[in-house]
RNA sequence: UCCUCGAUAGCUCAGCGGUAGAGCAGGUGACUGUUAAUCACUUGGUCCCAGGUUCGAAUCCUGGUCGAGGAGCCA
Repeated sequence: UCCUCGAUAGCUCAGCGGUAGAGCAGGUGACUGUUAAUCACUUGGUCCCAGGUUCGAAUCCUGGUCGAGGAGCCA
């Protein structure tokens, strides 16, 4: 310097143009002699950043940042 993959809730990850979700974690309640477990309900998001396309973008395009892997250079 180039190529590929990734960045979404506190954590692990889905979602591939049309209302942003699951599990775990957190909160409240039920149950229990108490805790745990279990069950019900529930809080939580600038979808890495900046532009573009589109009626509409987490999703498509361009550039950038960070992370992982690979190639090249290293006379």

Overview:
The RNA shown here (transfer RNA) has 75 nucleotides and comes from an Alphaproteobacteria bacterium. Rfam family: tRNA. The family's RNA type in Rfam is transfer RNA. Rfam's curators write: Transfer RNA (tRNA) molecules are approximately 80 nucleotides in length.